Notes
A computed fold for a 72-nucleotide RNA from Candidatus Vidania fulgoroideorum, annotated as transfer RNA. The sequence is in RNAcentral, with records from ENA. The coordinates come from a structure-prediction model, not an experiment, and the mean pLDDT is 82. It matches the Rfam family "tRNA". By type it is a transfer RNA. Rfam links the family to the GO term triplet codon-amino acid adaptor activity. Lineage of the source: Bacteria > Pseudomonadati > Pseudomonadota > Betaproteobacteria > Candidatus Vidania.

[in-house]
């Protein structure tokens, strides 16, 4: 250099226009003598960044960044 995918919660990651979710972490609380496991609850998010389209955008659409893999 070209070409494709991908970026959402501390970590993995679902979510193909209409109020952002799981599991794991933490944190309280039930259960134990204690602890572990188990149950219940809560915290915790400018969905890379700017722009457009739309009533209405994590989703569509254009740049731009960063990562990965592929091609030379």
């Nucleotide at each position: 250099c070209g070409a494709a995918a991908g970026a959402u919660a501390g970590c993995a990651c679902a979510g193909u226009g209409g109020u952002a979710g799981u599991g794991u972490a933490u944190c309280u609380g039930a259960u134990u003598u204690g602890g572990g496991u188990u149950c219940a609850g809560a915290u915790g998010g400018u969905c890379a960044c700017a722009g457009g389209u739309u009533c209405a955008a994590a989703u569509c659409c254009u740049g731009u960044u960063c990562u990965u893999u592929c091609g030379a």